C1' cells in the first nucleotide's frame, strides 16, 4: 500500500502552548485572532477485538453429575484501537416512489473513515 468483511441519523470537552488556516479531495456551507486547525495533559463517549456471561446445542457409555467444543441476551471503559462542530456538514451514479414543477423519499453502488482479517 492492496484485498476481504461490519459500521458510519445515536454519544462524548475542560485547561495549557503555538499562531493562520481548517473541515479528505473540488464546489457549496460552515468554523476561525472572542484563537480555529494541530501538539501536550486532564476528562469522557462508545462495545470493533479482547474480556465476562444468564441460557443453550453438541460430543464423550452420558439421563444427572464430569470434561471437551459452540452458539449467546445481557455485563463491564482494566487491555488493543477509535472517537469527543455540523448525518461521513452537504454533493457523485443506478434503480423504485411521491408530486404539476421545484424537488423529496427509500434502496443500491462509488468515495471516505473505523474495526477486524488476509497477504
Nucleotide at each position: 500500500a492492496a484485498c476481504u468483511c461490519a459500521u458510519c441519523a445515536a454519544g462524548a470537552c475542560c485547561a495549557g502552548c503555538u499562531g493562520a488556516g481548517g473541515g479528505a479531495c473540488a464546489g457549496g456551507c460552515c468554523c476561525g485572532u472572542u484563537g480555529a486547525c494541530g501538539c501536550u495533559g486532564g476528562g469522557g463517549c462508545a462495545a470493533c477485538c479482547g474480556c465476562u456471561g444468564a441460557g443453550g446445542a453438541g460430543c464423550a457409555a452420558g439421563a444427572c453429575c464430569u470434561g471437551c467444543u459452540c452458539c449467546a441476551a445481557g455485563g463491564a471503559a482494566a487491555g488493543g484501537u477509535g472517537c469527543c462542530a455540523a448525518u461521513u456538514c452537504c454533493u457523485u451514479c443506478g434503480a423504485a416512489g411521491a408530486g404539476c414543477a421545484a424537488u423529496c423519499u427509500u434502496c443500491g453502488a462509488g468515495a471516505g473513515a473505523u474495526g477486524a482479517g488476509u497477504c

SAM riboswitch aptamer (S box leader) from Hyphococcus sp., 119 nucleotides, folded computationally. Its mean pLDDT, the model's own confidence on a scale to 100, is 84. It was read from a public genome assembly, where an Rfam model found it.